[in-house]
C1' cells in the first nucleotide's frame, strides 16, 4: 500500500463487498504448564442463609453471665467440694453518655442540567476530628434509664409506679464574640470592605485518670472538607416554533451556612427564542480505552475523580456535615409471620438462591500487612483490603525434544502404471539433552514499628539493645534422582488469499463474506490423500474504528454521471476600495498559573527475560501578564478609480392603455349556373336538384397580423411583431461637472412568473380534449376522415407549475488568435481602421471521464447564496402550511437488488442514408404445385415396423443396391473366458472325415478313423484345460479427433513497426477512381508484411517439335462383293509427352494513372477464353459415439453370442423429390445415317440355330486403341384427324424366362389379355444467361438378381431473353441511431391471476407516559390557637397553607392490535395486448387537462437528450 464486483471490452461516476486492529465478550472444535490483569453487559427483577459498624468501664450507675479474693454455712480426718453472701479486683451483657455511623463498599434507575469537564469568583458562606496562638474552667439545681415492683398482648412492643449516677440536662457569675449607636482612620471590584475608640444589650465550660497525661469552654488563624455563582464547552429530532403567570423586574418582608422568587405582600409587563426557546426520544459525565498517518470517528467495562440513586414516591428529625444503603415517619406495590386484634421487611454491601439469558466465579482464608472506626493504651471491628479458589475469557512467556539417519523401508495416496511421484529424515535405528511435570531434600522476603529496657536532648520525637507477631505457605527459589519419558491441535486450500489431487453426489445433498459453484469428469458441495496459516490455541458469531478523500476544516462536488432555486427586489448575516492618525479586539511572541494521580511518550530501574511495575521527562486546552502593530477588526480624517447621479446623443417586436387598418375565413343576402362537391394510401361518413361546389357583389362577425424577417434586436425570468396616439421603464455611447464605498451576495421574506386548469361575467370565425359518426385492424377506447363541446379571445380574481434549458446561480479581476454581425463614438481619403457595450461561428494554452468548452469558460482566482451524497420503494406516506378545487411546497421509513448511471469503442441490428453485387427481381425458356406410379418424410399401425438426419443447411439424405445375409429391430431355440486374435503354464495327438440319432437351424450326442519332421534333446500343426488381455451399432457429436454442410468463391480477415487516444481502439483497411475481386492507380501519418483474390495445377479450343502400334490410309503394289483386309508408309487424322501462344501487347478515343471504350487491325481465341480441382479467419455447442478413432459413463448365464422365421416392403392420411402423360413439333410401321466416355474371364460375346418374346442351346474372338457390350433423336417413306382417342399407360387375369439353397410375405424381365387417373394443372414456387436451356439416347459403380423412374458421367441435336435496378430475397463498403452484446428470433411496459413480505388508511379495542381543571388528601415542616393541664415557662388540642398519593372529566401525544381497503416489493417457464429503445413502424420527452382494460391515447405550451 490496496482488492473484488456493473461492461463484449473501455474510460470514469456511484455504491456493496474483503484483506488490519480492538472486545468485560458468546458458540463449535481442541487443550500441558506459569506470570500478570479480568470476570451479570440481560430483571434499578425476586431474594432464603450467613457476615459487611461499632467502639470506650482512663464519663456512669451498676453486676445478668465469666474467672479471682473475702465471709458465712453444709459434707469431709485434711486437702478439698458443694451453698449462699459479697463489685473487694479482673472483667463485662443489658442501659445512661461520648464519637463514629454522612467514610469505606455497590449500582447507573433518573438527570440534555451549572450535572460534568475547564477557568474564575464569593467584598454573598460554612467547616467536627487536626495544627498554631491567647484567654478561661468559678459557684449551684432538678430530673431520668437501667436495676427492682406491678400490668396489657400470640408476638412485636408497651404502659403504670418506685430508687438512683454522670464529661447526660438547666440557671447564675465572669467575657478579646455578636448585635445595636456615636466617633476617628484606611483601602477597594458597584453594592462595600476592613481598623481603632467609647456607650448600650446578649451569650461559655466537665472531668477522668492518676502523676505519663488526656480531656472541656470562648476567640483569632490555618488545613482539610463542603456550599453558592459565572465565562466557555458538552447528543438527536424544526413532519417540535413559538414558550412562559412566580412567570420577568423592582420595593419590603420572611427564611437560609451563605445569596437568590428560595418563599409571601404590593407594583411594573416584562422574561426566552431561528446564534434554535418549548417540547418529544435518547443518554450519568470526565481522566481516559479503540482505532487512525493525523485530523476525526466510535466507546466510557476494570483503575482514578464528580454527579445521582438505595423497593416505588414524599417527608422531616438528629447532627460539624444526611434530608442518611445496613436511621426514623408517612403513602403504595410485593413479600412473610399472626392466636385474625396486629405486626415484619428491603442483598444496586461480600458470599450465594431462584429467574432472566448467547453469556459471567466461592455460602472459601486472615487482619499478617497497607487503610479506616473507637481507645491513654494493650486492643477490638473491618465481606474496605490482602490472599486463596473456580474459568484458555485476554496479554506476556516456557513446553510438548535435539543432532545423526536412504534400502528414499512397510502402509497410505496418486499417475502418463514392468514403474514413478508423494507422505518423507518423517518413521525404525544410533548417540545426546532433561526446562516443564515427577519423587526425595533444603528454603526466603513481604516484619518493622507498637511493647519492655535504656541513650540523646529535653518532654515527645529520633537513635540504640532485647523479646513477640506471617493468612497465603513448606509457597516462590535451590539442590539431587530416574527417563524421550507425561504433553497438538484448529481453520482453510475458485479469485480476491498462502496452499491440488482422487472418489461420491448429479441444479440434489449442500456451499457462499462478495462475486459465485453444483444439471455425470466439481482444485467451490461431502470424505480421503496431500498442501498452506496460526498454534494451547484455532475458527465462527456481534460490535466499534480503518481501509472510505462514501459528509471532503485537513480533504469531494453540482452541462450530459445524485446535485443550480423558474426569476428578480430586498431584511438578517458573510465579505469588502485608497490614504493618514489613534486603538490593541482578533493575530503574534515571551513569562507565569493550571491541566490530579493513574494511562500515553521517551529514558533508566525491579522481578531470570517479556508482560507487569517503579522513578524521572515531554504534553496541542484554559486562565492571566507583559510586549509588538504587518493584516482585520474599532474609532477620527481626507482620496475618487468602484457605484451613483446630472447633461447631451441615439437604439429597440421593452410594458401598460386607447384609436385605426388591408388581407384571409366563415356565415348571411342577392346574382349567374349545375351535378356533384369534399376527402384519403384508397374509401365511406358529411354537404348537394329544398340547388351545393367552383364563380361575382354587398354586409356582418370574431381571431390573428403575410412580405420585410435574419445566423437580427429588446427585456430579470416567463416572454414581446400590422399601424399610430399618450404614459412608463431600461441597457448603451459621450463629457468628466457632482455625492464620496454610498458596493457585492442574499436565509427568512415581498413581487413577477409559458401553457394547461379554476370562479364570476362577456364573446366565439378559425382551430378544437371530450364526444359521435365513417375507415383502418385480430381487436383499434389510437394514428386517417367528416362533424363538434369545453377551451383558445376580452375583463377582473385565483392557481404557481414545465425538458421555466445554456439541462452551466449571482458579483467582480485576470489570460491567445481569426473572423461575421447590431448600436453608438471617434480617426481618416470613400477604402479602411481604432474604441465601448451586446449577439454568433472557428480555433490556442488551460480544464475535462469523455463528449466537449476555451475572454458570453465548463480555464485561473476573490465573494456570498442554492443543492448532491448507491438503484428501486418515492417525490410516495403520515404531519404540517398554501388553494374554491384540481393540486402545489415541505418530505420519510420498512422492505428489496448489487448494481442504477455517465461518455465513448467495437460489433449486431433498424419498416435510417448513400454506393455497389449476385438468375436477386425484371425479360425469356422449361418446369413443380392437379393425375398415375417410383421413391424417400412425417403421422398412424404393430411383436418389430432397428437408427440417425428436421427451416435455408432433412425428405431418390447415411444406402454406390434390405428376399436369406445384411440386420443393428421382433419372437422363438440356444452358448457363457465367449465368435476370432496373441502371451503364459499344463496335459494331450490329435484336428478333420465319414457314418448316424434329435432337431427349424444352431447345436448337443453316438461310432470308425490314430499326425508330420527329428540330431530323438525336440521342433511343427492343432486340440482340451487354465490364466491374462473379451465383447456391446449400449449412453453421451452438450467431452473429442477426424470429416462435413452452410454463409461463399463472397472479398474479405489480420500482423510488425511507427503514429493517434488515459482506456477500450483507432489508423494502416478510410478517400477520389477503378476492377469479378482490400483488383489496381492517385492522395494519405503511415511503411511494410501474412492469410485469402488472382497466378501456378488439369482439361477444352489452335498451332509446332519428338514418337508411330491395336491407330491412320495421301502416294505404290497385292486382294476382296465389299470393308487399311494385306505389304508398305508416318504425309494426314488420331494418339500422347514436350513447348509456343494472349499480355489491354498494338491502333483511335477518353483518363493524371490506374484504366475503360471501339462489330478497331492481327488472331484458332480479346479482354478472367469455356470448365474443373482449390473454400482466408470464422459463424451455426450445425451433422456424424451408426463408417473409423477416442475419454468417461453403463451390461458381463447378457444391453455379449449364434440359429429359424418374422420386420425395415404394414396405409384412412401429409409433405418433399421424381418419372411417364394429357398427345399431330405428336404416335404407330417401315427403310436408313451419324458418337463419346466407360466396361469386360465364375467377364463381354460377334456368327448360327430354336422360341412372337424375355432367353435357350451352340460356337468364335478378346485379359482389349486389336474382339465385344453398341446408340437415339435426325433423315426418307406410310399410316393416323383431335377423340379419352392407333394419345396415356397405371391396375388386374392368364402363361412364360432368367438369377439365386429359396422369389409367398418381398426380385427383374417377357408374351397375350386389361386399359384406371389424366384433355396443360388454384394459391404459390424451382431451375436456367450459351455449346446454355430444353430435347435425345449411351455407359458406369454398387451388385448372383433386382424394385436405377436414382446417383456419377458422356456425347447428339440445339434455342429465347436481359430496358435497367424501383421493388422482393441474399451479400459487400462507408455513415447514422441504439436502452441490443444469447446481439431484432434482441430488448422491454402496464393490467389481470397466483404466492410470500414489509407497509399506508380504517369503525372500534387495547396499552403508555406527560399535562390541565376538580374533588380529596397521610406523614411532616412552618403559622395561628380563648375554653383542657400548669403558679408560671411551656404543653395537649384543633384549625390553616403547601404536598406525595388516590379519585373524577375532559382533551392533545406516543404505541400495539383490527373486520376491511390501498399502493408497493419479490418470486425460470401464467393471461392481455405492444408503450419504450432504429424514424421503434404516429420521432421522443417535460407540465397539464379530459378519456380509455392495460400499456396509453388525444388536445394545449414547451424542450431535443
Nucleotide at each position: 500500500a490496496g482488492a473484488g464486483u456493473u461492461u463484449g471490452a473501455u474510460c470514469c461516476u456511484g455504491g456493496c463487498u474483503c484483506a488490519g486492529g480492538a472486545u468485560g465478550a458468546a458458540c463449535g472444535c481442541u487443550a500441558g504448564c506459569g506470570a500478570c490483569a479480568g470476570g451479570c453487559u440481560u430483571a434499578a427483577c425476586a431474594c432464603a442463609u450467613g457476615c459487611a459498624a461499632g467502639u470506650c468501664g482512663a464519663g456512669g450507675g451498676g453486676c445478668a453471665g465469666c474467672g479471682a479474693g473475702g465471709g458465712a454455712g453444709u459434707g469431709g480426718c485434711a486437702a478439698c467440694a458443694c451453698u449462699u453472701c459479697u463489685g473487694u479486683c479482673g472483667g463485662c451483657g443489658a442501659c445512661c453518655g461520648g464519637c463514629g455511623c454522612a467514610c469505606g463498599g455497590g449500582u447507573g434507575a433518573g438527570u440534555a442540567a451549572c450535572g460534568c469537564g475547564u477557568a474564575u469568583g464569593c467584598a454573598a458562606c460554612c467547616u467536627g476530628c487536626c495544627c498554631u496562638u491567647c484567654a478561661c474552667a468559678g459557684g449551684g439545681g432538678g430530673a431520668u434509664a437501667a436495676c427492682c415492683g406491678g400490668g396489657a398482648g400470640a408476638a412485636a412492643u408497651u404502659c403504670c409506679g418506685a430508687c438512683u449516677a454522670a464529661u447526660a440536662c438547666c440557671g447564675c457569675a465572669u467575657a478579646c464574640g455578636u448585635c445595636c449607636u456615636c466617633c476617628g482612620g484606611g483601602g477597594g471590584c458597584a453594592u462595600c470592605c476592613c481598623c481603632g475608640g467609647a456607650g448600650g444589650a446578649u451569650g461559655a465550660a466537665a472531668g477522668a485518670a492518676u502523676u505519663a497525661u488526656c480531656g472541656g469552654u470562648g476567640a483569632a488563624g490555618g488545613a482539610u472538607g463542603g456550599g453558592c455563582a459565572u465565562g466557555c464547552g458538552u447528543g438527536a429530532u424544526a413532519u417540535u416554533a413559538g414558550g412562559u403567570a412566580g412567570u420577568u423586574g423592582g420595593c419590603g418582608g420572611g427564611g437560609c451556612a451563605a445569596c437568590g422568587g428560595c418563599c409571601c405582600a404590593c407594583c411594573a409587563a416584562g422574561c426566552c427564542c431561528a446564534c434554535g426557546a418549548u417540547a418529544u426520544c435518547u443518554a450519568g459525565g470526565g481522566g481516559u480505552u479503540c482505532u487512525g498517518a493525523g485530523a476525526g470517528g466510535a466507546a466510557g467495562g476494570u483503575c482514578c475523580c464528580c454527579c445521582a440513586c438505595a423497593u416505588u414516591g414524599g417527608u422531616a428529625c438528629u447532627g460539624a456535615g444526611a434530608c442518611a444503603c445496613g436511621g426514623a415517619c408517612c403513602a403504595a406495590a410485593c413479600u412473610c409471620c399472626u392466636a385474625c386484634g396486629g405486626g415484619a421487611g428491603g442483598c444496586a454491601g461480600c458470599a450465594g438462591u431462584g429467574a432472566g439469558g448467547a453469556a459471567u466465579a466461592u455460602u472459601g482464608g486472615u487482619c499478617a500487612a497497607u487503610g479506616g472506626a473507637c481507645g491513654a493504651g494493650a486492643g477490638u471491628c473491618u465481606g474496605a483490603a490482602c490472599c486463596a479458589g473456580c474459568c484458555a475469557a485476554g496479554u506476556c512467556g516456557c513446553g510438548u525434544g535435539a543432532a545423526g539417519g536412504a534400502a528414499g523401508a512397510c502402509g497410505g495416496a496418486u499417475c502418463u502404471a514392468u514403474g514413478g511421484u508423494u507422505u518423507g529424515u518423517a518413521a525404525a535405528c544410533u548417540u545426546c539433552u532433561u526446562u516443564a511435570g515427577u519423587g526425595c531434600g533444603g528454603g526466603a522476603a513481604c516484619a518493622a514499628a507498637g511493647c519492655g529496657g535504656u541513650g540523646u536532648c529535653g518532654u515527645g520525637a529520633c537513635g540504640c539493645c532485647g523479646g513477640a507477631u506471617g493468612a497465603g505457605u513448606g509457597u516462590a527459589c535451590c539442590g539431587c534422582a530416574a527417563g524421550a519419558a507425561u504433553a497438538a491441535g484448529c481453520a482453510u486450500c475458485g479469485g480476491c488469499u498462502a496452499a491440488c489431487u482422487c472418489c461420491g453426489u448429479g441444479c440434489c445433498a449442500g456451499c457462499a463474506g462478495c462475486c459465485g459453484c453444483g444439471g455425470u469428469a466439481a482444485u467451490a458441495c461431502g470424505g480421503a490423500g496431500g498442501a498452506u496459516g496460526c498454534g494451547a490455541g484455532c475458527g465462527u458469531u456481534a460490535u466499534c474504528c480503518g481501509g472510505a478523500u462514501u459528509u471532503a476544516u485537513u480533504g469531494g462536488g453540482u452541462u450530459u454521471a445524485a446535485a443550480g432555486g423558474g426569476u428578480g427586489c430586498g431584511u438578517a448575516g458573510g465579505c469588502g476600495g485608497u490614504u493618514u492618525a489613534u486603538u490593541a479586539a482578533g493575530u503574534u511572541a515571551g513569562u507565569g498559573g493550571u491541566u490530579a494521580a493513574a494511562u500515553a511518550u521517551u529514558u533508566g530501574a525491579g522481578c531470570u527475560a517479556a508482560a507487569c511495575u517503579c522513578a524521572a521527562u515531554u504534553g496541542u486546552g484554559c486562565c492571566a501578564u507583559u510586549a509588538a502593530u504587518a493584516c482585520u477588526g474599532g474609532u477620527a480624517a481626507a482620496c475618487u478609480g468602484g457605484a451613483g447621479u446630472a447633461c447631451a446623443g441615439a437604439c429597440g417586436a421593452g410594458g401598460u392603455a386607447g384609436g385605426c387598418g388591408g388581407a384571409a375565413u366563415a356565415a348571411g343576402u342577392u346574382a349567374a349556373g349545375u351535378a356533384g362537391c369534399g376527402g384519403u394510401g384508397a374509401a365511406a361518413u358529411g354537404c348537394a336538384u329544398a340547388g351545393a361546389u367552383a364563380u361575382a357583389a354587398c354586409u356582418u362577425a370574431g381571431a390573428a397580423c403575410u412580405c420585410c424577417g435574419a445566423u437580427a434586436g429588446c427585456g430579470a425570468a416567463g416572454g414581446c411583431a400590422g399601424c399610430u396616439u399618450a404614459c412608463c421603464a431600461g441597457a448603451c455611447u459621450g463629457u468628466a461637472a457632482c455625492u464620496g464605498a454610498c458596493g457585492c451576495u442574499g436565509a427568512u421574506g415581498c413581487a413577477c412568473g409559458a401553457g394547461a386548469g379554476c370562479g364570476u361575467g362577456g364573446g366565439u370565425a378559425g382551430c378544437g380534449a371530450a364526444c359521435a359518426g365513417g375507415a383502418u385492424u385480430a381487436g383499434a377506447u389510437a394514428c386517417c376522415c367528416u362533424g363538434g363541446u369545453a377551451g383558445u379571445c376580452c375583463a377582473c380574481g385565483c392557481c404557481g407549475u414545465a425538458a421555466a434549458c445554456g439541462a452551466u446561480g449571482c458579483u467582480c479581476a485576470c489570460u491567445g488568435g481569426u473572423u461575421c454581425u447590431g448600436u453608438g463614438c471617434g480617426a481618416u481619403a470613400u477604402a479602411u481602421u481604432g474604441u465601448a457595450c451586446g449577439g454568433g461561428a472557428u480555433u490556442a494554452a488551460g480544464c475535462g471521464a469523455a463528449a466537449g468548452u476555451a475572454u458570453u469558460a465548463a480555464g485561473u482566482g476573490a465573494g456570498c447564496c442554492a443543492c448532491c451524497u448507491g438503484g428501486g420503494g418515492a417525490g410516495u406516506a403520515c404531519g404540517u402550511c398554501g388553494g374554491c378545487a384540481a393540486c402545489g411546497a415541505u418530505g420519510a421509513a420498512a422492505c428489496u437488488c448489487a448494481a442504477a448511471g455517465g461518455a465513448a469503442u467495437u460489433g449486431a441490428c433498424g419498416g435510417g442514408g448513400g454506393c455497389c453485387c449476385g438468375c436477386a427481381c425484371a425479360a425469356g425458356c422449361g418446369g413443380a404445385g392437379g393425375a398415375a406410379c417410383a421413391u424417400g418424410u412425417g403421422g398412424u399401425u404393430u411383436a418389430a415396423u432397428u437408427c440417425g438426419a428436421u427451416g435455408a443447411u432433412a425428405c431418390g439424405c447415411g444406402a454406390g443396391g434390405a428376399a436369406c445375409c445384411u440386420u443393428a429391430c421382433c419372437u422363438g431355440g440356444g452358448u457363457u473366458u465367449a465368435a476370432a486374435u496373441g502371451g503364459g503354464a499344463a496335459a494331450u495327438g490329435u484336428c478333420g472325415u465319414a457314418u448316424u440319432u434329435g432337431g427349424a437351424a444352431a447345436c448337443a450326442g453316438a461310432u470308425a478313423u490314430u499326425c508330420u519332421c527329428u540330431u530323438c534333446g525336440g521342433a511343427g500343426c492343432g486340440u482340451u484345460u487354465u490364466u491374462c488381455a473379451a465383447g456391446g451399432u449400449g449412453c453421451u457429436g452438450c467431452a473429442u479427433g477426424g470429416u462435413u454442410g452452410u454463409c461463399g468463391u463472397c472479398a474479405g480477415c489480420u500482423c510488425g513497426u511507427g503514429c493517434c487516444g488515459u482506456g477500450a481502439g483507432g489508423u494502416g483497411u478510410c478517400g477520389g477512381g477503378u476492377u469479378a475481386a482490400g483488383u489496381c492507380c492517385c492522395a494519405u501519418a503511415a511503411c511494410g508484411a501474412g492469410c485469402g483474390c488472382a497466378a501456378c495445377c488439369c482439361u477444352u479450343a489452335c498451332c509446332g517439335u519428338u514418337a508411330g502400334u491395336u491407330g491412320c490410309u495421301a502416294g505404290c503394289a497385292u486382294g476382296u462383293a465389299a470393308u487399311g483386309a494385306u505389304g508398305a508408309g508416318c504425309a494426314c487424322u488420331c494418339u500422347a509427352a514436350c513447348g509456343g501462344g494472349a499480355c489491354u501487347g498494338c491502333c483511335a478515343c477518353c483518363g493524371u494513372a490506374a484504366g475503360g471504350u471501339g462489330a478497331g487491325a492481327g488472331g484458332a481465341a480479346g479482354g478472367c477464353g469455356g470448365g474443373g480441382a482449390u473454400g482466408a479467419c470464422g459463424u451455426c455447442a450445425a451433422a456424424u459415439c451408426a463408417g473409423c478413432a477416442c475419454g468417461g459413463c453403463c451390461c458381463u448365464u447378457a444391453c455379449a453370442c449364434c440359429c429359424a422365421g418374422g420386420g425395415c416392403u404394414a396405409c384412412a392420411c401429409a409433405c418433399g423429390u421424381g418419372u411417364u402423360a394429357c398427345a399431330a413439333u405428336g404416335g404407330c410401321c417401315g427403310g436408313u445415317a451419324c458418337a463419346g466416355a466407360g466396361g469386360g474371364c465364375c467377364g463381354c460375346u460377334a456368327c448360327c440355330a430354336g422360341g412372337u418374346g424375355a432367353c435357350u442351346g451352340g460356337a468364335u474372338g478378346c485379359c482389349a486403341a486389336u474382339c465385344u457390350c453398341a446408340a437415339a433423336a435426325g433423315c426418307c417413306g406410310g399410316u393416323c384427324g383431335u377423340a379419352g382417342u392407333u394419345c396415356g399407360g397405371a391396375u388386374u387375369g392368364g402363361a412364360g424366362u432368367c438369377u439365386g439353397u429359396a422369389a409367398c410375405c418381398c426380385g427383374a424381365c417377357u408374351c397375350c389379355a386389361u386399359g384406371a387417373a389424366g384433355u396443360u394443372g388454384g394459391a404459390u414456387u424451382c431451375g436456367c444467361u450459351a455449346g446454355u436451356a430444353a430435347u435425345c439416347g449411351c455407359g458406369c459403380a454398387u451388385c448372383a438378381g433386382c424394385c436405377a423412374u436414382g446417383g456419377c458421367g458422356c456425347g447428339g441435336u440445339g434455342a429465347a431473353u436481359a430496358c435497367g435496378u424501383u421493388c422482393c430475397c441474399g451479400g459487400g463498403c462507408c455513415u447514422u441511431g441504439u436502452a441490443c452484446a444469447c446481439a431484432c428470433c434482441g430488448c422491454c411496459c402496464g393490467u389481470c391471476a397466483a404466492g410470500c413480505c414489509a407497509u399506508g388508511g380504517a369503525a372500534g379495542c387495547u396499552g403508555g407516559g406527560a399535562g390541565u381543571a376538580c374533588c380529596u388528601g397521610a406523614a411532616g415542616u412552618c403559622c395561628g390557637u380563648a375554653a383542657c393541664c400548669g403558679c408560671g415557662a411551656g404543653g395537649a388540642u384543633c384549625g390553616g397553607c403547601c404536598u406525595a398519593g388516590g379519585g373524577u372529566a375532559a382533551u392533545a401525544c406516543c404505541g400495539g392490535u383490527a373486520a376491511c381497503u390501498g399502493g408497493g416489493g419479490c418470486u425460470a417457464a401464467g393471461u392481455c395486448g405492444u408503450a419504450a429503445c432504429a424514424a421503434g413502424g404516429u420521432a421522443g420527452c417535460c407540465g397539464u387537462a379530459c378519456c380509455g382494460g392495460a400499456a396509453g391515447g388525444u388536445g394545449u405550451g414547451g424542450c431535443u437528450g

This is a predicted structure of a 1505-nucleotide RNA (small-subunit ribosomal RNA) from a wastewater metagenome. The coordinates come from a structure-prediction model, not an experiment, and the mean pLDDT is 83. The sequence is in RNAcentral, with records from SILVA.